[in-house]
RNA sequence: GGCCGAGUCUCUCCACAAGGGAGAGCGGGGGAACCAAUCUCGGGGUGCAUCCUGCCAGGGCAGGAGGGGCACUUUCAGGCCCUAACCCGACAGCUAACCUCGUAGGCCACUGAGAG
Numbered sequence: 001g002g003c004c005g006a007g008u009c010u011c012u013c014c015a016c017a018a019g020g021g022a023g024a025g026c027g028g029g030g031g032a033a034c035c036a037a038u039c040u041c042g043g044g045g046u047g048c049a050u051c052c053u054g055c056c057a058g059g060g061c062a063g064g065a066g067g068g069g070c071a072c073u074u075u076c077a078g079g080c081c082c083u084a085a086c087c088c089g090a091c092a093g094c095u096a097a098c099c100u101c102g103u104a105g106g107c108c109a110c111u112g113a114g115a116g
Base pairs, nucleotide, nucleotide: 001108002107003106004105008024009023010022011021012020013019025103026102027101028100029099030098035093040090042091043088044087045086046085050065051064052063053062054061055060056059066083067082068081069080070079072116073115074114075113076112077111078110
């Protein structure tokens, strides 16, 4: 000076820090009617992070498709990277009113042309 991400800002307590509290903004979950749907092969949530094929056969590896990211936005061309992790606990579709939760963590630099 920036990137991924909802994860920023203001006030206040405290030594002005860390941490706590309150609010705004942003993000998530639950929750009628109407409509929809079908439960041991359990089901479901956050998230881009799913699916297919092959090998080994616990788990892991390789490839592909699809999805996502790369410094204002967008289009074209090229290049690079990710495709995890965690949670609920027999239970949740949508869902107005209403109720409720989070506001972290991790990183280091894409390039060219056109339009705005």